[in-house]
């Protein structure tokens, strides 16, 4: 950078000790134990086998709340906890 998805799933397990949810604004989570780590799990992008739209799980990736909301623009309202699209992030694949 190009491109496909991002409303669905996923532990009452070990270690481990204060963060954590990208940043920002919020709003949440968290010593009834947070990041991580290891393990178990989900899901099935590539991927291998089929080839009927299916079955495996080797390589990613996930595993609180839709990408947690929103931030820009459009649509309808008198009021948004509406709604569609953007950018930005996130993964995979190239």
């Nucleotide at each position: 950078c190009u491109u496909a998805u991002c409303a669905a799933g996923a532990g009452c397990g070990g270690c481990g000790g204060a963060g954590g949810g990208a940043a920002c604004g919020g709003c949440c989570c968290g010593a009834u134990g947070a990041a991580g780590c290891c393990c178990g799990g989900c899901a099935a992008c590539c991927u291998g086998c089929a080839u009927g739209a299916g079955c495996a799980a080797g390589g990613u990736g996930c595993u609180a709340a839709a990408u947690c909301c929103g931030g820009c623009g459009g649509u309808c309202g008198a009021a948004g906890u509406a709604u569609c699209g953007a950018a930005a992030g996130a993964u995979g694949a190239g």
Model confidence (mean pLDDT): 85 of 100. This is a predicted structure of a 94-nucleotide RNA (SAM riboswitch aptamer (S box leader)) from a mouse gut metagenome. The RNAcentral record of the sequence draws on MGnify. Rfam family: SAM riboswitch aptamer (S box leader). Rfam describes the family as follows. The SAM riboswitch is found upstream of a number of genes which code for proteins involved in methionine or cysteine biosynthesis in Gram-positive bacteria. Its family is annotated with regulation of gene expression in the Gene Ontology.